[in-house]
RNA sequence: GCCUGGGUAGCUCAAUGGUAGAGCAACGGUUUUGUAAACCGUAGGUUGGAGGUUCGAAUCCUCUCUCAGGCU
Repeated sequence: GCCUGGGUAGCUCAAUGGUAGAGCAACGGUUUUGUAAACCGUAGGUUGGAGGUUCGAAUCCUCUCUCAGGCU
C1' cells in the first nucleotide's frame, strides 16, 4: 500500500429501512433476625465521527477515526 471483518447501555451481544432491546452489572422495593438467593420495579444510548439518499437510517452510499486478521 491492498483486501476482509468489527466499533450499539458500565461489560458481553442482538436488532430484515418503520417505537433502539436482552443477559449480567448498578439503584430502589418485597421477603429474612441479618446477609445471600429469589421475585417485582427504576435508571442508564448524540448506535466511533462527518456528510448524503429516503416520508423515515443502527441498517443503504461516500469520506474519516480506531481495533483485529490476511496479502505483498
Predicted 3D model of a 72-nucleotide RNA (transfer RNA) from a Patescibacteria group bacterium. It matches the Rfam family "tRNA". Gene Ontology term of the family: triplet codon-amino acid adaptor activity. About the family: Transfer RNA (tRNA) molecules are approximately 80 nucleotides in length.